[in-house]
Parts: sequence; structure tokens; C1' cells
RNA sequence: ACACGACGGGUGGGAGAGUCCCGUGACGGGCGCCGAAGGUGCAAGGUUCUCCCCGGAAUCUCUCAGGCGCAAGGACCACCCGGUAGCA
Repeated sequence: ACACGACGGGUGGGAGAGUCCCGUGACGGGCGCCGAAGGUGCAAGGUUCUCCCCGGAAUCUCUCAGGCGCAAGGACCACCCGGUAGCA
């Protein structure tokens, strides 16, 4: 230097669950449901003579938040662009 890479942006793809009931202009209330924004919780390995503590992942879990016609959003994937610290 090139490549890789945390991260960011663009484009495309992207699931689930009531167009439920009541009062309303927006919206609010009630019941039922979904999990793939975000968030909660935890196993083994680790640590210790041992125990406790600590630490510890997710598409698992909880449904707080969010969502349940369309739209928007959407984990994740692909391609393109940028890319400090870093790795080799």
C1' cells in the first nucleotide's frame, strides 16, 4: 500500500399477529393476540481448594416498549460506497 474488519450510509429482499368491541375529528378505553426496532433474564466454559460473588450468547426467554388492513417500521441477508482505532 492492498485486502479483511468494528461502524456508518444507499439500493433491493424481509415474517408474525383482530380492517375486533365501545366512545370519538385526531385520538382514547377494553378484551384477544404477535415477536424480527429497542429493552429484560439466563447455560456451559472462565474465576475459586470448595461455596458465594463476579462474568457470561442468541433468531432462546419475558412481552416493558413496539406491533396486529394499507403505509411506515422491521432483526437478518445480498450488492455498492465510505471506513478512524484495529487484525494479518

Glycine riboswitch aptamer from an Acidimicrobiia bacterium, 88 nucleotides, folded computationally. The sequence was found by an Rfam model in a public genome assembly. Its Rfam family is "Glycine riboswitch aptamer". From the family's description: This family represents the bacterial glycine riboswitch. The organism belongs to Acidimicrobiia, within Bacteria.